[in-house]
Parts: sequence; C1' cells; structure tokens
RNA sequence: GUCUCCGGGGAUGGGUGCAACUCCCUACCGGCGGUCACAGCCCGCGACCCGUGACGACCGCAACGACGGUCGCCACGGUUGAUCCGGUGGAACUCCGGAGCCGACGGUCACAGUCCGGAUGAGAGGAGAC
Repeated sequence: GUCUCCGGGGAUGGGUGCAACUCCCUACCGGCGGUCACAGCCCGCGACCCGUGACGACCGCAACGACGGUCGCCACGGUUGAUCCGGUGGAACUCCGGAGCCGACGGUCACAGUCCGGAUGAGAGGAGAC
C1' cells in the first nucleotide's frame, strides 16, 4: 500500500392512572484510543446535530454560462453529559470501600439512557491475509 473480517449495552418487580417499560419507588446498561495501575464522569476521538468549501448527480431558471434548491461524497470548523471522599500503593478522580452524578435527535392516548425509528446504517478503532 491492497483486501477481508470484527467493531453498543440496558426495565426485573411494584405504585398511581382511562392511558406511562416515558411519572414515582426500585432496578439495569456504559463505544474507541491514551493515561508509570484496569476509567460512562481525567485527556482526546467517533456517531447524532449545525456551518463553510470543493467535487458529482438531479431539478429550476433565460436551452450552453452564472445563480438557486435537493441529494451523495470528501475536507475543515463549531456544538456535544457527568465525581468526590477514604484506603492500599513508588505510582490510581482508573483498583478496593462508600456516597453521588450523566446519557443526542424524532415518535409514542403520559414527560424515554433502557420502547419504536434513522440503523441489516455509520464509525473511532481492532484483528488477520498478501
């Protein structure tokens, strides 16, 4: 360098109610890389969302240029949640003990990290073959 594969988990039980896996009690879950010691909450990244630009396609327009709209793809930028105490130790906001906190967007007869949907998608990355 080329190709192939892998690459996101979670409501058990109960209450109220016409109706809630969405509210209340109680549970359950945690992508990727880094970090002298193992991370949802330290640093960085990905995805979702927003913007700009190049390229391609389609449409509109005054048949060709220019311009505008939509879609695809690439690059760049922006936004993007949450942790403390004690112990051990050379070293840990990463382990042990304890107590907390966080979780995009759209949908849903009732408000969603867990249901449905974009997604049999994409991707940070990882592994293997040549």

FMN riboswitch aptamer (RFN element) from a soil metagenome, 130 nucleotides, folded computationally. It matches the Rfam family "FMN riboswitch aptamer (RFN element)". Rfam links the family to the GO term FMN binding. Model confidence (mean pLDDT): 83 of 100. The sequence is in RNAcentral, with records from MGnify.